[in-house]
Formats: sequence, C1' cells, structure tokens
RNA sequence: AGUGUAGAGAUUGCGCGUAAAGUGUCGCUCGGACGGGGAGUGCCGACGAACGAAAAGCGAAAACGCUUGCGGUGCAAUACUCACUCCCACU
Repeated sequence: AGUGUAGAGAUUGCGCGUAAAGUGUCGCUCGGACGGGGAGUGCCGACGAACGAAAAGCGAAAACGCUUGCGGUGCAAUACUCACUCCCACU
C1' cells in the first nucleotide's frame, strides 16, 4: 500500500396507506444482526415523547372496483452508482 465488512442511492417488479398506518424527529432507555478476529460509526427492532399529510376522475343501487396522483410508504431483484474508522490477521 492492498484485500474484505455495516450501509446509502438509482432502476424495475409486486404491494400498503390516503377512514393515516407507514416514514421522519427526539431519548444518560432496552435488545438484535453484521468482516477472518475485537471495538466503534452506521443499521434493525421494542418502548416512551413531541409533531404530522393530497387528493382527483370514471363506473356501480350499494358494497366496492378501476385510473391518475400523493406518501421523505413496505418487500424483492440487479453484469448499476457511492461507501466506513481504529487495532490485529492476511497479501
């Protein structure tokens, strides 16, 4: 000097919500997964707190369905893009 990891984004597909869940914010809180090994950042979950939204059209007797949107929405996939810190190990 290099190898390897958490993770972030993009695209596509299938969903969820729009009767407000989810997302996001906060916490001397608790727990979990994660490299060849250890620790940390970050990530995930639980609990608690404060906050908070975009609907419209068509069809139907109705239940409801469909379409276009909207939500810092969920999951999965990928010859895609970006990407950790310290120590040990390895080359």

Predicted 3D model of a 91-nucleotide RNA (THF (Tetrahydrofolate) riboswitch aptamer) from a mouse gut metagenome. Rfam family: THF (Tetrahydrofolate) riboswitch aptamer. About the family: Tetrahydrofolate (THF) riboswitch was first reported for Ames et al. as an RNA motif in 5' untranslated (5'-UTR)regions of folate transport and biosynthesis genes in Firmicutes genomes. The family has 101 seed sequences and 747 matches in Rfam 15.1.